[in-house]
Context: one part of a larger RNA
RNA sequence: UGGCGGGGGAGCACCGCAACGGGUGGAGCGUGCGGUUCAAUUGGAUUCAACGCCGGAAAUCUUACCGGGGGCGACGGACUUAUGAAGGCCAGGCUGAUGACCUUGCCUGAUUCUCCGAGAGGUGGUGCAUGGCCAUCGACAGUUCGUACCGUGAGGCGUUCUGUUAAGUCAGACAACGAACGAGACCCCUACCCUUAGUUGCUACUCGUAAGAGGCACUCUAAGGGGACUGCCCGCGCUAAGUGGGAGGAAGGAGGGGGCCACGGUAGGUCAGUAUGCCCCGAAUCCCCCGGGCUACACGCGCGCUACAAAGGACGGGACAAUGGGUCCCAACACCGAGAGGUGAAGGCAAUCCCGAAACCCGUUCAUAGUUCGGAUCGUGGGCUGAAACUCGCCCACGUGAAGCUGGAAUCCGUAGUAAUCGCGGGUCAAUAUCCCGCGGUGAAUACGCCCCUGCUCCUUGCACA
Numbered sequence: 001u002g003g004c005g006g007g008g009g010a011g012c013a014c015c016g017c018a019a020c021g022g023g024u025g026g027a028g029c030g031u032g033c034g035g036u037u038c039a040a041u042u043g044g045a046u047u048c049a050a051c052g053c054c055g056g057a058a059a060u061c062u063u064a065c066c067g068g069g070g071g072c073g074a075c076g077g078a079c080u081u082a083u084g085a086a087g088g089c090c091a092g093g094c095u096g097a098u099g100a101c102c103u104u105g106c107c108u109g110a111u112u113c114u115c116c117g118a119g120a121g122g123u124g125g126u127g128c129a130u131g132g133c134c135a136u137c138g139a140c141a142g143u144u145c146g147u148a149c150c151g152u153g154a155g156g157c158g159u160u161c162u163g164u165u166a167a168g169u170c171a172g173a174c175a176a177c178g179a180a181c182g183a184g185a186c187c188c189c190u191a192c193c194c195u196u197a198g199u200u201g202c203u204a205c206u207c208g209u210a211a212g213a214g215g216c217a218c219u220c221u222a223a224g225g226g227g228a229c230u231g232c233c234c235g236c237g238c239u240a241a242g243u244g245g246g247a248g249g250a251a252g253g254a255g256g257g258g259g260c261c262a263c264g265g266u267a268g269g270u271c272a273g274u275a276u277g278c279c280c281c282g283a284a285u286c287c288c289c290c291g292g293g294c295u296a297c298a299c300g301c302g303c304g305c306u307a308c309a310a311a312g313g314a315c316g317g318g319a320c321a322a323u324g325g326g327u328c329c330c331a332a333c334a335c336c337g338a339g340a341g342g343u344g345a346a347g348g349c350a351a352u353c354c355c356g357a358a359a360c361c362c363g364u365u366c367a368u369a370g371u372u373c374g375g376a377u378c379g380u381g382g383g384c385u386g387a388a389a390c391u392c393g394c395c396c397a398c399g400u401g402a403a404g405c406u407g408g409a410a411u412c413c414g415u416a417g418u419a420a421u422c423g424c425g426g427g428u429c430a431a432u433a434u435c436c437c438g439c440g441g442u443g444a445a446u447a448c449g450c451c452c453c454u455g456c457u458c459c460u461u462g463c464a465c466a
Stems, first nucleotide, its partner, number of pairs: 001466002003463003007460007016450002020414005027306008035297002043054002065292007075117004085111001087107003091103003121281002124279003130275001132270003135266003142181006149156002160173004186259005192226007201216002203217001205214003229252001232246005308407001312366007324355003329348002333344004373404001378399007420442008
């Protein structure tokens, strides 16, 4: 100087507690992991910071694994070779299949066989040789420098103290005075207003029977600007920084959300995205094909979905979004089908056309029951994608109707348009979403505190630590 302490002090955080709301842990299923099994169940990641993670939803491909089959040597040297190197092929055999090989021959004619070296290639090894990128401490407030001063020196001071802040934020004090990175400022979205502009958007208004036209006044769109600064008032405070309350205001003390995010630490993760040192394989650890596997199943764990019902289920009727996507694509509409879906097809490379929101509201029914709850599992028939759904896809209909009556110890998330709940779009994608990334609808309860638990920051103290 750091680190550590079941030392002390000060402060802070819904990845802490308290108050409140909703879960997980019990059930079935989905998915990932462990274990076991297997010819193979490819590999990585393992506290927070592995486990719906590697955008990792694997039918073939992907694919790295297993079984079987086949293929590849730039360049140099040696050697073989017109007495035919290498290549191609009918038929038969072998085979899952194949002039791959074998039998029999035929065609072509120097593009070369074999060996030695050397390569191409390697999702082979090493993330403890690396770059790059990422995670995490960190939803933190720290990390340093110049000059001066102090100390023999390592170093200290500044960066400490008091108050304050989300903040090493600011103010006051002080052997310090200044400065840099970080914080803030900044950038984007959002909330209010104004100006400009008006097609594919727009509701009033005017014209028109209508299609439409006029018109941008409203909504909207997208470019510029305004607006918030403790600016004003009162209290507290050293008169300071600031803080409590109030006015005006669309918005008030960082308005809300996001981007960016220091010096460094964790030999954190990734050689399997790519790049790359070294090591290794090199006719196989390279490349291709077929089939299988990654989907196994006494079991354990994580994250989810669906439920256990009446604030509900079923049936009928009615209403209201936003993001975003669309050409071998989105498809109105019509017809066929009970449905999944099929046949035809207008329009749309899109503010133009297309992609029915659901919870909700109204009515009827069910009457507390393993039920008209719940839907697993299984049977039969059918549809779609695709060479191909047996291993191993999704969907529809009928039948079947399992566990489950609110979940132990424990544990997670959340402070407002949040939680909870409801659907919609996109990513992946031929087909497949309970995942991920977004979007809007409905819309609470309870703190406005504390440092007890878990941790973090600063000061201080002790030390068998460096």
The part of an RNA shown here (small-subunit ribosomal RNA, 3' major domain) has 466 nucleotides and comes from uncultured euryarchaeote. Taxonomically the source falls in Methanobacteriota (Archaea, Methanobacteriati). The RNAcentral record of the full RNA draws on ENA, Greengenes and SILVA.